Transfer RNA from a Bacteroidota bacterium, 73 nucleotides, folded computationally. Its Rfam family is "tRNA". The source organism's lineage runs through Bacteria, Pseudomonadati and Bacteroidota. Model confidence (mean pLDDT): 82 of 100.
[in-house]
RNA sequence: GGACCCGUAGCUUAACGGUUAAAGCAACUGGCUCAUAACCAGCGGACUGUAGGUUCAAAUCCUACCGGGUCCA
Numbered sequence: 001g002g003a004c005c006c007g008u009a010g011c012u013u014a015a016c017g018g019u020u021a022a023a024g025c026a027a028c029u030g031g032c033u034c035a036u037a038a039c040c041a042g043c044g045g046a047c048u049g050u051a052g053g054u055u056c057a058a059a060u061c062c063u064a065c066c067g068g069g070u071c072c073a
Base pairs, nucleotide, nucleotide: 001072002071003070004069005068006067007066010025011024012023013022018056028042029041030040031039049065050064051063052062053061
């Protein structure tokens, strides 16, 4: 330098172009316990890497950048 893949909550992942983007774990609060863990109940958290475009409507389609990975040279 070239090709391809990935980027959504603290972490791991869902989400046909169409309801206010969903769940598990973690965190927090309460219960239980002499206490901690486990267990039970409750609760908050992401405008989807950035900027544009297409569309009545975009996490999803298109383009350019940014970051990460794999391969080729």